[in-house]
Context: one part of a larger RNA
RNA sequence: UGACGGAAAGGCACCACCAGGCGUGGAGCCUGCGGCUUAAUUUGACUCAACACGGGGAAACUCACCAGGUCCAGACACAAUAAGGAUUGACAGAUUGAGAGCUCUUUCUUGAUCUUGAAGGUGGUGGUGCAUGGCCGUUCUUAGUUGGUGGAGUGAUUUGUCUGCUUAAUUGCGAUAACGAACGAGACCUUAACCUGCUAAAUAGCCCGAUUAGCUUUGGCUGGUCGCUGGCUUCUUAGAGGGACUUUCGGCUCAAGCCGAAGGAAGUUUGAGGCAAUAACAGGUCUGUGAUGCCCUUAGAUGUUCUGGGCUGCACGCGCGCUACACUGACGGAGCCAACGAGUACAUUACCUUGGCCGAAAGGUCUGGGUAAUCUUGUUAAACUCCGUCGUGCUGGGGAUAGAGCAUUGCAAUUAUUGCUCUUCAACGAGGAAUGCCUAGUAAGCGCAAGUCAUCAGCUUGCGUUGAUUACGUCCCUGCCCUUUGUACA
Numbered sequence: 001u002g003a004c005g006g007a008a009a010g011g012c013a014c015c016a017c018c019a020g021g022c023g024u025g026g027a028g029c030c031u032g033c034g035g036c037u038u039a040a041u042u043u044g045a046c047u048c049a050a051c052a053c054g055g056g057g058a059a060a061c062u063c064a065c066c067a068g069g070u071c072c073a074g075a076c077a078c079a080a081u082a083a084g085g086a087u088u089g090a091c092a093g094a095u096u097g098a099g100a101g102c103u104c105u106u107u108c109u110u111g112a113u114c115u116u117g118a119a120g121g122u123g124g125u126g127g128u129g130c131a132u133g134g135c136c137g138u139u140c141u142u143a144g145u146u147g148g149u150g151g152a153g154u155g156a157u158u159u160g161u162c163u164g165c166u167u168a169a170u171u172g173c174g175a176u177a178a179c180g181a182a183c184g185a186g187a188c189c190u191u192a193a194c195c196u197g198c199u200a201a202a203u204a205g206c207c208c209g210a211u212u213a214g215c216u217u218u219g220g221c222u223g224g225u226c227g228c229u230g231g232c233u234u235c236u237u238a239g240a241g242g243g244a245c246u247u248u249c250g251g252c253u254c255a256a257g258c259c260g261a262a263g264g265a266a267g268u269u270u271g272a273g274g275c276a277a278u279a280a281c282a283g284g285u286c287u288g289u290g291a292u293g294c295c296c297u298u299a300g301a302u303g304u305u306c307u308g309g310g311c312u313g314c315a316c317g318c319g320c321g322c323u324a325c326a327c328u329g330a331c332g333g334a335g336c337c338a339a340c341g342a343g344u345a346c347a348u349u350a351c352c353u354u355g356g357c358c359g360a361a362a363g364g365u366c367u368g369g370g371u372a373a374u375c376u377u378g379u380u381a382a383a384c385u386c387c388g389u390c391g392u393g394c395u396g397g398g399g400a401u402a403g404a405g406c407a408u409u410g411c412a413a414u415u416a417u418u419g420c421u422c423u424u425c426a427a428c429g430a431g432g433a434a435u436g437c438c439u440a441g442u443a444a445g446c447g448c449a450a451g452u453c454a455u456c457a458g459c460u461u462g463c464g465u466u467g468a469u470u471a472c473g474u475c476c477c478u479g480c481c482c483u484u485u486g487u488a489c490a
Base pairs, nucleotide, nucleotide: 001490002489003487004486005485007484008483010481011480012479013478016474017473020438021437022436023435024434027323028322029321031319032318033317034316035314036313043054044053065309066308067307068306069305071303078117079116080115086113089108090107092105093104094103123297124296126295127294128293132291134285135284136283137281138280139279144183145182146181148179149178150159151158152157162174164173165172188274189273190272191271192270194242195241198239199238200237201236204233205232206231207230208227209226210225211224212223213222214221215220245267247262248261249260250259251258252257325431329390330389331388332387333386334385335384342376343375351370352369353368355366356365357364358363397428402423403422404421405420406419407418444466445465446464447463448462449461450460451459
């Protein structure tokens, strides 16, 4: 100087607590990990910082694993064999999972491309992440880190970097042997909110005119079509800008600042993200890479490809989840409202799909639009609302497990890809000890889109819709930071 303390003081955090909400832990199922089993059940990762993670939803491929079969894609240099032929390919039969001339029988074909030897390469999802780069994660979401000049000390070092108040903050006020600086924080960037002010829009609308259809009670209302010189920009879109700076007032200290009120679209750093210092870890990744050292292997291959299997196996243990246990509900009708997306190769015949018809449905078929603010699509979503049936009974709650049938994707569906129909109708009557997340458009409920994707979400990432209760605090538990102190642990 650190580290540690079941030492003291102060401060902070819903990965801490308090007040609460929703849960998880119990059930069934899905999925990851271990174990067991297995020819193989490939493998990495194991407290936070492994375990719906490897963007890991594996039927083939992927693929690394297992049982087998081909091929050389063994550069270049040297030597050998060798034009009287180094070698290559092949029908049929045997052989084989195989219409692999793989091998054998039989002969034909080819023509210096190869073959053999020893060197040397090449390839490798082989080993080593404890040899490495790069990237990521974590310490660590906190406020921390550093040198110059000066001061203190023989020196390592220390002061600066602080008693106090304040802040989300080493943020400031101030204090002051320090002064003046740098990185980080903040500023910055993105996004969500406001603009009847500017610029506009036949890919967004509104109004107007003409013409029609329906309802009408004369007014009118709701639609369709046409207006290349009809008008406009409130809504929509997106450019330039503006806007908040705690502004004003009051209170507390009278400094930073905090609290209340007003105005305001907005007053928790306006909300939410991104970026993110110094020092580290023998954290993860050689299975992202034609990044890579060394080792191993390299033709009976750990290279590569083909066939089949496996990664899905089930006495069991653990983790993330989904569905539930019903009446605030289930079922049947009707009403009916979003936002974020995405969409058809240039080595490939393939995307989003409206509408009509057929079909119980899944789906099929015929047309049509769209390389997209134009079409799909107002994605007419779900929860929700209204009206009925049910009536507390494992019940019309729940929908596991089975059986049969029909479709779809794909070369291929058995170990059932998925979907639909009928039947079957299990546990589960709110979950012990433990434990997770969370403070406002948040939690929770609800669905949708995208990623993966030939097919397949109970996953993930976003998006909107409905929308609470309870704090607005504390250091008691758990941990972190700073100060003081103890220990001789490094």

Predicted 3D model of a 490-nucleotide part of an RNA (small-subunit ribosomal RNA, 3' major domain) from Graphis lineola. It matches the Rfam family "Eukaryotic small subunit ribosomal RNA". The family has 90 seed sequences and 75,755 matches in Rfam 15.1. The prediction has a mean pLDDT of 81. NCBI's taxonomy places the organism under Eukaryota, saccharomyceta, Ostropales, Graphidaceae, Graphis.